[in-house]
Context: one part of a larger RNA
RNA sequence: GAUUAACGCUGGCGGCGUGCAUAACACAUGCAAGUCGAACGAUGAAACUUCAGAGAUCCCUUCGGGGUGAAUUGAAAUGGAUUAGUGGCGAACGGGUGAGUAACGCGUGAGUAACCUGCCUUACACAAGGGGAUAGCCUCUGGAAACGGAGAAUAAUACCCUAUGAAACCAGACAAUCGCAUGAUAAUCUGGUCAAAAUGCUUAGUGGUGUAAGAUGGACUUGCGUCUGAUUAGCUAGUUGGUGAGAUAACAGCUCACCAAGGCAACGAUCAGUAGCCGGCUUGAGAGAGUGUACGGCCACAUUGGGACUGAGACACGGCCCAGACUCCUACGGGAGGCAGCAGUAGGGAAUCUUCCGCAAUGGGCGAAAGCCUGACGGAGCAACGCCGCGUGAGUGAAGAAGGAUUUCGGUUCGUAAAGCUCUGUUGUUAGGGAAGAAUGAUUGUGUAGUAACUAUACACAGUAGAGACGGUACCUAACCAGAAAGCCACGGCUAACUACGUGCCAGCAGCCGCGGUAAUACGUAGGUGGCAAGCGUUGUCC
Numbered sequence: 001g002a003u004u005a006a007c008g009c010u011g012g013c014g015g016c017g018u019g020c021a022u023a024a025c026a027c028a029u030g031c032a033a034g035u036c037g038a039a040c041g042a043u044g045a046a047a048c049u050u051c052a053g054a055g056a057u058c059c060c061u062u063c064g065g066g067g068u069g070a071a072u073u074g075a076a077a078u079g080g081a082u083u084a085g086u087g088g089c090g091a092a093c094g095g096g097u098g099a100g101u102a103a104c105g106c107g108u109g110a111g112u113a114a115c116c117u118g119c120c121u122u123a124c125a126c127a128a129g130g131g132g133a134u135a136g137c138c139u140c141u142g143g144a145a146a147c148g149g150a151g152a153a154u155a156a157u158a159c160c161c162u163a164u165g166a167a168a169c170c171a172g173a174c175a176a177u178c179g180c181a182u183g184a185u186a187a188u189c190u191g192g193u194c195a196a197a198a199u200g201c202u203u204a205g206u207g208g209u210g211u212a213a214g215a216u217g218g219a220c221u222u223g224c225g226u227c228u229g230a231u232u233a234g235c236u237a238g239u240u241g242g243u244g245a246g247a248u249a250a251c252a253g254c255u256c257a258c259c260a261a262g263g264c265a266a267c268g269a270u271c272a273g274u275a276g277c278c279g280g281c282u283u284g285a286g287a288g289a290g291u292g293u294a295c296g297g298c299c300a301c302a303u304u305g306g307g308a309c310u311g312a313g314a315c316a317c318g319g320c321c322c323a324g325a326c327u328c329c330u331a332c333g334g335g336a337g338g339c340a341g342c343a344g345u346a347g348g349g350a351a352u353c354u355u356c357c358g359c360a361a362u363g364g365g366c367g368a369a370a371g372c373c374u375g376a377c378g379g380a381g382c383a384a385c386g387c388c389g390c391g392u393g394a395g396u397g398a399a400g401a402a403g404g405a406u407u408u409c410g411g412u413u414c415g416u417a418a419a420g421c422u423c424u425g426u427u428g429u430u431a432g433g434g435a436a437g438a439a440u441g442a443u444u445g446u447g448u449a450g451u452a453a454c455u456a457u458a459c460a461c462a463g464u465a466g467a468g469a470c471g472g473u474a475c476c477u478a479a480c481c482a483g484a485a486a487g488c489c490a491c492g493g494c495u496a497a498c499u500a501c502g503u504g505c506c507a508g509c510a511g512c513c514g515c516g517g518u519a520a521u522a523c524g525u526a527g528g529u530g531g532c533a534a535g536c537g538u539u540g541u542c543c
Base pairs, nucleotide, nucleotide: 001542002541003540005539006538007537008536009535012390013389014388015387016386017385018383019382020348026345027344029343030342031341034089035088036087039086040085042083047078049076050075051074052073053072058067059066060065096301097300098299105226106225107224108223109222110221111220112219115218116217120214121213122212123211124210125209126208128162129161130160131159138151139150140149141148142147168193169192170191171190172189173188176185177184178183198206227273228272229271234264235263236262239261240260241259242258243257244256245255246254276298277297278296279295280291281290282289283288303324304323305322306321307320326337327336328335329334354380356379357378358377362376363374364373365372366371393423394422395421396420403414404413405412406411427484428480429479430478431477432476433475437470442464443463444462445461446460447459448458449457487532488531489530490529491528492513493512494511498527499526500525501524502523508515509514
């Protein structure tokens, strides 16, 4: 000098940051991933219309009655709210943690003639004809529950069959060009294989299928770099290589069969210990040393271990299966769970926060859109934990007051300090006003594009009404009061700052040297002084 700090004393405010370093210990409770009815069958709310019943009220009356027709009931039509289920997309992102890992994990530079890539963009081509199921629902039924079972019926952008089909894939033939070894490109011919879905509609537009390319994201290979120990010297049988096969998006002992006997190591193999890596950060003139909190990139993990399924993508934190430990429910037959998401609890610890508000902004998922969801995020709360800023008053004021301390008793000092007088009002209190952050989107009109023309749609402009968690916050204005706001450490030398009293090798101090045994500037107290200041000092760690 620095710090994710802690402890002691003290503490007025604001802005911006930061906040479990220990038990990757165990977790009560709530929330953290949904969305689409413009894919589908079903459901069919409000509202409104018609018909039927009912008949309040009011009007007329020849008092017999006639007309009017509210609340309300039922049926039907329009209507389309709602959504359990099927289906699609998302859930592989975002968020957390650093246990493991000394490794192509990371950093940096290359390579893939050995690869994949949903949504998005561009180009070309296509979308023909059929079929059978199944959930929801209904009936019956098992179970304490979790969850099922049987029968009957039904829809689709769910599923299946046939057709068509090349610049795709496979096999064969054949010339050309090129390269970096295996090889690559690509013309022609022959044979074979593989696709689709519609919704909506006047159309446009949206969606589907195939191929080629792009973009994005990923996968693999590789040069170099990447802690300590030799009181770790030998290690290795799928081990090293070959042939063949399988597997994979793809290369490869990745796996398997057979064959060979190799491969690594003193330039440190193997083993053991420690550790996520980096951009960075701290320090230093630099070289370097230390470090990896926050923010950003990559990796790994999700109670422990293993496994695959689905999918463009996972071997998947809030998915599935198995095993282990633990916890919970049970009718004892059987079931349920996983905070290293946000809050929060217990425990551990010197030590680390609210079971808050909102989707208004930014971003993400779904949707044609309105919109819905979003503990990402935006904010507020707590903590002097850090950095920065402000304040605790300013000017004047000598009788150098009182008082304290000291004294050689003359004085000296605290000290212009206080009081007094004149001001100011930052902050504070009260009152009034009051944001930016809002761009979109909705709706109306005009114009342009679009179309043969209109409409739809897209874009631009204008008008209209509406939308802010923070927050009546920031900020502004006015009034009022010096009123409500200073401590901590040190004073022997290093090291800025000295006297008095008490104590008497005691009590104590101390970073080092060292102080204390009767005049202690070194212990304790007081006055004074020095330093820093809403902090100051101590301790830990690094340079």

This is a predicted structure of a 543-nucleotide part of an RNA (small-subunit ribosomal RNA, 5' domain) from an uncultured bacterium. RNAcentral holds the full RNA, with entries from ENA and SILVA. Its Rfam family is "Bacterial small subunit ribosomal RNA". Its mean pLDDT, the model's own confidence on a scale to 100, is 80.